This is a predicted structure of an 85-nucleotide RNA (c-di-GMP-I riboswitch aptamer) from a Gammaproteobacteria bacterium. Its mean pLDDT, the model's own confidence on a scale to 100, is 90. It matches the Rfam family "c-di-GMP-I riboswitch aptamer". Gene Ontology term of the family: cyclic-di-GMP binding.
RNA sequence: UCGUGACAGAGGCAAACCAGCCGAAAGGCUGGGACGCAAAGUCACCUGCCUGUGACUGGAAGGUCAUGGUAGAGGGGCUGCCGCA
Numbered sequence: 001u002c003g004u005g006a007c008a009g010a011g012g013c014a015a016a017c018c019a020g021c022c023g024a025a026a027g028g029c030u031g032g033g034a035c036g037c038a039a040a041g042u043c044a045c046c047u048g049c050c051u052g053u054g055a056c057u058g059g060a061a062g063g064u065c066a067u068g069g070u071a072g073a074g075g076g077g078c079u080g081c082c083g084c085a
Stems, first nucleotide, its partner, number of pairs: 003084003012037002017032006035072001041078003045075003048070003054065004
């Protein structure tokens, strides 16, 4: 450097749910909590998914559109611990 995650160590993260706060919502943050995770570290670049304040459309009902989210949906970029080979 490339491959790999059998065994082992040091450790790390933290789903659902609960509380508080932020947000129009989706969702996020903090604390508690552990379903899981070898990138469950990080980046919305591509696809998907969620939301619809607002915009457009419509007589109305409704429809359409992220610039808002999701990195724990998949791909991709960047970075990284230990072991094995």